[in-house]
Context: one part of a larger RNA
């Protein structure tokens, strides 16, 4: 001088765009933040319609009846709700960085060693049964959470049989390539294993299975980079190797038997300490240095620890299960709970916000759609934390007024500054007018928002401060104080005329800011 996720003193007028617990990965009221499909299925419940009517009442009539109204109940139908089977989604997207010195991350390879739901192309095929269970009902138990029995019941839930191969697996051949194990391709035999239906007047539309290829996401190996300490010098027993088997989608001490005795290290092993990596920010002429908010990507975690189950995908933030501390509720037996998701609360701190609208766009989940969900988004509200713009008047105006200050008492400066004319209205105020963002899809749909923007009104009318003036450094008198009071980055002022303390006047510099104070360059 530049920079900040800033802080703090004093001071503030709009406005745009950003940003905003950096400390306790502290503990957490309360609301909301992941559902959704009735076009997968049985149910129960409303509602309307349709036609049938027990039965009740009136009329005609002696009566049988007739008829005119209401109307139980049940049935068909349409629509609408809601637990529950069942399907997809809750592995995305949000959050925070505690842990990680590590193939974690970065970068350039490799998988003849691997897996990918929904999506895409391509072939092919969907036939016949079957046996349950919630949901109901009924009985029990328990203060609740909740759980047990007993019967019934459906499905795209499940569970056998057929069919089946270019699939896998086994046996034996053959060509061709490779880098051993192998890979491709061909053609033979034998075994294994599929499926599911809904909508619809249809017409067809949506699923299913099965193989084989893309896409996408993902695992796993290796070169290679990646902090400080040697006042840390040896370190290792599943340790290194290898057979064999186990396991995984896969390769491997991943894991286990059994054998061998290695493996790594001064090119710094091991131990400590720090730390999430990176794209990229600052800063500098550049080489470097320093940092990793915000915005992208990667990794890691979800009170601590530890485990598995579904599942294409977790070892799963708002699933489970065990353990532990905490915090609640209990009839004491026993049970809930997890904000590092948006706000929000207490605490901690120099310090950091609203328990806000909306699902219009944008995007994601579900859906055949309608549409429902989305504190992700967009959006508003707070705050000078940041950056940028604009305003707080413009011109003329000398008797150089008053007034303050200083004076050598002559004047000198504040100062064209004001008054004072004469002009504009940005801003804020006010009134009328009024959006783009809305596309898919003909109509219809905006949280923002009666916002921006436009017009037209009135009046300078409502809008300037901080810091500093010895030197470094742009800026000087006077008054007080009197090695006091103080200032003070560094030299250093201050002990009686202090341009350095304190006041005032002037001046200087910046300006809705300006200084200090921390940290990097």
């Nucleotide at each position: 001088g530049g920079a900040u996720g800033a802080a703090c003193g004093c001071u503030g007028g709009c406005g745009g765009c950003g940003u905003g617990c950096c400390u306790a990965a502290c503990a957490c009221a309360u609301g909301c933040a992941a559902g959704u499909c009735g076009a997968g299925c049985g149910g129960a419940g409303g509602a309307c319609a349709u036609a049938u009517g027990a039965c009740a009442a009136g009329u005609a009539g002696a009566g049988a009846u007739a008829u005119u109204u209401g109307g139980a109940a049940g049935a068909u139908g349409u629509u609408u709700u809601c637990a529950g089977c069942g399907g997809c989604g809750g592995a995305c997207g949000g959050g925070u960085g505690a842990g990680u010195a590590a193939c974690a991350c970065g970068u350039g390879a490799g998988g003849a060693a691997c897996c990918u739901g929904c999506c895409u192309u391509a072939c092919a095929c969907a036939g016949g049964g079957g046996a349950a269970u919630a949901a109901c009902a009924c009985c029990g138990u328990g203060a609740a959470a909740a759980c047990g029995g007993u019967g019934c019941u459906a499905a795209u839930a499940c569970c056998g049989c057929a069919u089946g191969a270019c699939a896998c697996c086994g046996c034996a051949c053959u060509a061709u390539g490779g880098c051993a194990u192998c890979a491709u391709a061909g053609a033979g035999c034998g075994g294994u294993c599929a499926a599911a239906g809904g909508a619809g007047a249809g017409a067809u539309c949506c699923g299913g299975u099965g193989u084989a290829a893309g896409a996408u996401g993902g695992c796993c190996u290796c070169g290679c980079g990646u902090c400080c300490g040697a006042u840390u010098a040896g370190u290792u027993a599943g340790u290194u190797g290898g057979c064999g088997g186990g396991g995984u989608a896969a390769c491997g001490g991943c894991c286990c038997a059994c054998c061998a005795a290695g493996a790594c290290u001064a090119c710094g092993a091991u131990c400590g300490g720090u730390a999430g990596c990176c794209g990229g920010a600052c800063u500098g002429a550049g080489a470097g240095g320093u940092c990793g908010a915000a915005c992208g990507g990667c990794c890691a975690c979800a009170c601590u620890g530890g485990g598995a189950c579904u599942g294409a995908g977790a070892c799963a933030c708002g699933g489970c299960c065990c353990a532990g501390a905490c915090u609640c509720c209990u009839a004491c037996g026993g049970g809930a709970g997890g904000c590092a998701g948006c706000a929000g609360u207490g605490g901690g701190g120099a310090a950091u916000a609203u328990u806000g609208g909306a699902c219009a766009a944008u995007g994601g989940g579900c859906g055949a759609a309608a549409g429902c969900c989305u504190g992700a988004u967009c959006c508003a509200g707070c705050a000078a934390c940041g950056c940028c713009g604009c305003g707080u008047g413009a011109a003329g105006g000398a008797a150089g007024a008053a007034g303050g200050c200083c004076u050598u008492c002559g004047g000198g400066u504040u100062g064209u500054a004001a008054a004072c004319u004469u002009c504009u209205u940005u801003g804020a105020u006010c009134a009328g007018g009024g959006a783009a963002g809305a596309a898919a899809c003909a109509a219809a749909u905006g949280a923002c928002g009666g916002u921006a923007c436009c017009u037209g009104a009135a009046a300078a009318a409502c809008a300037a401060g901080c810091c500093a003036c010895g030197g470094c450094u742009a800026a000087c008198u006077a008054c007080g104080u009197g090695c006091c009071a103080g200032c003070a980055g560094c030299c250093g002022c201050g002990g009686u005329a202090a341009u350095a303390c304190g006041u005032a006047g002037g001046u200087g510099g910046c300006a809705a800011g300006c200084g200090u104070u921390a940290u990097c360059c």

This is a predicted structure of a 521-nucleotide part of an RNA (small-subunit ribosomal RNA, 5' domain) from an uncultured candidate division WWE3 bacterium. The sequence was found in a public genome assembly. The coordinates come from a structure-prediction model, not an experiment, and the mean pLDDT is 85.